[in-house]
Molecule: transfer RNA
Organism: Bryobacteraceae bacterium
RNA sequence: GGGCUCUUAGCUCAGUUGGUUAGAGCGCUUCCUUGACACGGAAGAGGUCGGAUGUUCGAGUCAUCUAGAGCCCA
Numbered sequence: 001g002g003g004c005u006c007u008u009a010g011c012u013c014a015g016u017u018g019g020u021u022a023g024a025g026c027g028c029u030u031c032c033u034u035g036a037c038a039c040g041g042a043a044g045a046g047g048u049c050g051g052a053u054g055u056u057c058g059a060g061u062c063a064u065c066u067a068g069a070g071c072c073c074a
Base pairs, nucleotide, nucleotide: 001073002072003071004070005069006068007067010026011025012024013023019057028044029043030042031041032040050066051065052064053063054062
């Protein structure tokens, strides 16, 4: 220098061909249960999807630029 993959909640990840409101598990908070703890049960908080721009009635999803990580070739 060239090519490919990944980036979504504190962590690990899903998200179908662009469409009703962004989700799961673990973790966290509160409550129930117990003499107390653990286990179990119920409820809740937490993200504008790495950043920017564009296309579209509508973008996590498509296009361009850019940042970071990994792999391959030279």